[in-house]
Molecule: transfer RNA
Organism: marine sediment metagenome
RNA sequence: GUCCCUGUAGUGUAGUGGAUAGCAUACAAGCUUGCGGAGCUUGCGACCCGGGUUCAAUUCCCGGCGGGGACG
Numbered sequence: 001g002u003c004c005c006u007g008u009a010g011u012g013u014a015g016u017g018g019a020u021a022g023c024a025u026a027c028a029a030g031c032u033u034g035c036g037g038a039g040c041u042u043g044c045g046a047c048c049c050g051g052g053u054u055c056a057a058u059u060c061c062c063g064g065c066g067g068g069g070a071c072g
Stems, first nucleotide, its partner, number of pairs: 001071007010025004018055001027043005048064005
């Protein structure tokens, strides 16, 4: 330099155009316990950025940026 894949809570992930963006873990509070842990309940927190298509975009398209890979 060219090509391919990828980007969603702190972390790991689900999501085939219309859902209240789901789950696990972490964190906080409560219950429980002699204390702690485990367990149970509740809470908190996310679509990388810009543009396009569309009535409607996390989802499709283009560009940028970040990450991974192949070739030279």